[in-house]
RNA sequence: UCCGGAGGACCGCGCGACGGCAGUCCGUGAACCCCGUCAGGACCGGAAGGUAGCAGCGGUAAUCGGAUACUGCCGGGCGACGCGCAACCCGCCGCGACG
Numbered sequence: 001u002c003c004g005g006a007g008g009a010c011c012g013c014g015c016g017a018c019g020g021c022a023g024u025c026c027g028u029g030a031a032c033c034c035c036g037u038c039a040g041g042a043c044c045g046g047a048a049g050g051u052a053g054c055a056g057c058g059g060u061a062a063u064c065g066g067a068u069a070c071u072g073c074c075g076g077g078c079g080a081c082g083c084g085c086a087a088c089c090c091g092c093c094g095c096g097a098c099g
Stems, first nucleotide, its partner, number of pairs: 001097002003094003007090002011084004015079002018075006025066003034059004042051003
């Protein structure tokens, strides 16, 4: 110097953790302009009964808060993780070849 071999780095894919956002869960939450039930009272009717419906009660919407087990999305000099990796870079091996 050449040949062969594997490794590291680089790069790619995958997986996981971390961070962020959202969903799910719980709570809160409407004088009236949400739903249901509508005491009282009001109205219609000869009556039977009916109509609308305030308060109250129940359930919810937007909103706000909480929890962090799960799901999804996004992110990167997180990972002695897995798989791959032509050439280049880094060092190494061979009882190899030549000088």